[in-house]
A computed fold for a 71-nucleotide RNA from Candidatus Roizmanbacteria bacterium RIFCSPLOWO2_01_FULL_40_13, annotated as transfer RNA.

RNA sequence: GGGGGCGUAGUUCAACGGCAGAAUAGAGGUCUCCAAAACCUUUGAUGGGAGUUCGAUUCUCUCCGCCCCUG
Numbered sequence: 001g002g003g004g005g006c007g008u009a010g011u012u013c014a015a016c017g018g019c020a021g022a023a024u025a026g027a028g029g030u031c032u033c034c035a036a037a038a039c040c041u042u043u044g045a046u047g048g049g050a051g052u053u054c055g056a057u058u059c060u061c062u063c064c065g066c067c068c069c070u071g
Stems, first nucleotide, its partner, number of pairs: 001070007010024004018054001026042005047063005
């Protein structure tokens, strides 16, 4: 240089083009003599930009970052 894949809560992963969820972590609470565990409540995310669409995490283009293959 060429080709391909990936990017979503702090972390690990979901999500037919139609309300972005789960687990875990964080915060508060119940329980307990105190803790741990368990249970309840709660905070928190779509890499940037543009396009298509009534509507985009999803489709297209471009940029950025990471990984793989190849010369």
Record summary
Its mean pLDDT, the model's own confidence on a scale to 100, is 85. It was read from a public genome assembly. Lineage of the source: Bacteria > Bacteria candidate phyla > Candidatus Roizmaniibacteriota.